[in-house]
Context: one part of a larger RNA
RNA sequence: UGACGGGGGCCCGCACAAGCGGUGGAGUAUGUGGUUUAAUUCGAUGCAACGCGAAGAACCUUACCUGGUCUUGACAUAUAGGGAAAAGUUAUAGAAAUAUAAGCCUUCGGGAACGCGGUGACAGGUGCUCCAUGGCUGUCGUCAGCUCGUGGCGUGAAAUGUUGGGUUAAGUCCCAUAACGAGCGCAACCCUUAUCCUUAUUUGCCAGCGAUUCGGUCGGGAACUCUAAGGAGACUGCAGGUGAUAAACCGGAGGAAGGAGGGGACGACGUCAAGACAUCAUGGCCCUUACGGGUAGGGCUACACACGUGUUACAAUGGGGCGUACAGAGGGUUGCUAAAGCGUGAGCUGGUGCCAAUCCUAAAAAAUUUCUCGUAGUCCGGAUUGCAGUCUGCAACUCGACUCCAUGAAGUCGGAAUCGCUAGUAAUCGCGAAUCAGAAUGUCGCGGUGAAUACGUUCUCGGGUCUUGUACA
Numbered sequence: 001u002g003a004c005g006g007g008g009g010c011c012c013g014c015a016c017a018a019g020c021g022g023u024g025g026a027g028u029a030u031g032u033g034g035u036u037u038a039a040u041u042c043g044a045u046g047c048a049a050c051g052c053g054a055a056g057a058a059c060c061u062u063a064c065c066u067g068g069u070c071u072u073g074a075c076a077u078a079u080a081g082g083g084a085a086a087a088g089u090u091a092u093a094g095a096a097a098u099a100u101a102a103g104c105c106u107u108c109g110g111g112a113a114c115g116c117g118g119u120g121a122c123a124g125g126u127g128c129u130c131c132a133u134g135g136c137u138g139u140c141g142u143c144a145g146c147u148c149g150u151g152g153c154g155u156g157a158a159a160u161g162u163u164g165g166g167u168u169a170a171g172u173c174c175c176a177u178a179a180c181g182a183g184c185g186c187a188a189c190c191c192u193u194a195u196c197c198u199u200a201u202u203u204g205c206c207a208g209c210g211a212u213u214c215g216g217u218c219g220g221g222a223a224c225u226c227u228a229a230g231g232a233g234a235c236u237g238c239a240g241g242u243g244a245u246a247a248a249c250c251g252g253a254g255g256a257a258g259g260a261g262g263g264g265a266c267g268a269c270g271u272c273a274a275g276a277c278a279u280c281a282u283g284g285c286c287c288u289u290a291c292g293g294g295u296a297g298g299g300c301u302a303c304a305c306a307c308g309u310g311u312u313a314c315a316a317u318g319g320g321g322c323g324u325a326c327a328g329a330g331g332g333u334u335g336c337u338a339a340a341g342c343g344u345g346a347g348c349u350g351g352u353g354c355c356a357a358u359c360c361u362a363a364a365a366a367a368u369u370u371c372u373c374g375u376a377g378u379c380c381g382g383a384u385u386g387c388a389g390u391c392u393g394c395a396a397c398u399c400g401a402c403u404c405c406a407u408g409a410a411g412u413c414g415g416a417a418u419c420g421c422u423a424g425u426a427a428u429c430g431c432g433a434a435u436c437a438g439a440a441u442g443u444c445g446c447g448g449u450g451a452a453u454a455c456g457u458u459c460u461c462g463g464g465u466c467u468u469g470u471a472c473a
Base pairs, nucleotide, nucleotide: 001473002472003470004469005468007467008466009465010464011463012462013461015457016456019421020420021419022418023417026312027311028310029309030308031307032306033305034303035302042053043052064298065297066296067295069293070292073122077121079118081116083114089102090101091100092099093098124287125286127285128284129283133281134280136275137274138272140270145184146183147182148181149180150179151160163176164175165174166173190264191263192262193261195232196231197230198229199228200227209219210218211217235258238252240250241249242248314414318373319372320371321370323368330361331360332359335354336353340349341348342347380411385406386405388403389402390401391400427449428448429447430446431445432444433443
């Protein structure tokens, strides 16, 4: 000087407390461990691995296993030679890879390209090492810290500045001060949302006028909503109180918004030899008729068990039936698909419109009116299983999703323990997108309805700062 302390002081954080809802019990989805297996490919392992890489394993993907195959190779550069094609088509054998044959074409030279066979430089490796690395990422932590120059001080390591008194979300600002300044961080500049104005009119409006098939549908309008470009607006600016006359704090006026208005992007010096050589790049090592390439089938989907994360429930604030209302943000040409018809339904037929503020997806659902059920393993719950089907796709056996009928398991609110959340939040309700032929209870977004509680900082956890002890570095 640090680190540590079941030392002390001050301060902060959904850290505790106060509340609301969960997990842990059940079924199921998914990931992991373990076990099994020919293989169950590999990686991630306290917080910070475990719905993680994977924004989507039937084949492919695919890296694993088994069988049958190739050896200058699926791909790149170079090279002597010979070929008139190469690709594609058809036939045969085969599980395919592949092998053999036929036909086809012609400008009848050649070149490019392509295949053949040769050489041996090389190709190739999701083989090992993130404890050799780059670039990237997590974490402490959006915590308020981390440093430097010059000066003065100390023999020196160092210290001072960065401490003290206030204050702040903040090393934020003010004052004091052997320090004076500066840098990286903080804040601001950026995006979005909340209010208004201007401009614009292919959406919206009967606002005012007319028509009307009663649909902004048409004429028409540019007011309003929206859209999208530019501006305005918030700064402790104003008045009062407290304070040291400071910084600032407290309540107030005005205001759409008030003291950082809400949200996002943005992550200092560093820590964990943290993660990843399987995104990529790359040193070294290793394989080279195989640890490389291509192919069919299987596996990644196994199942005495254990754990994590979700989802559906156990019901009456509910389940079911009929009617009726209100979003936002997305996506669409190999696409989204309307009306109409068929089917109990998944869906099929159909083929209108739309490269989309125009058309489609599209039904929003909770909500609400009314009827029913009456506390029951039930009109709760839906697992499991049987039959029959639909769709995608060469192909749904291993191993897809969905539908109809039947079946109707556990489950009556969950031990010890443990998690999230402070406001348009929790809870609850549906909608969309990426990936994608098909395949979400996951992920990322969107809106609808919409709470309770916070006395406080004694305690638990984490962090900051000053100080103290130390046989630790």

The prediction has a mean pLDDT of 83. This is a predicted structure of a 473-nucleotide part of an RNA (small-subunit ribosomal RNA, 3' major domain) from an uncultured prokaryote. The RNAcentral record of the full RNA draws on ENA.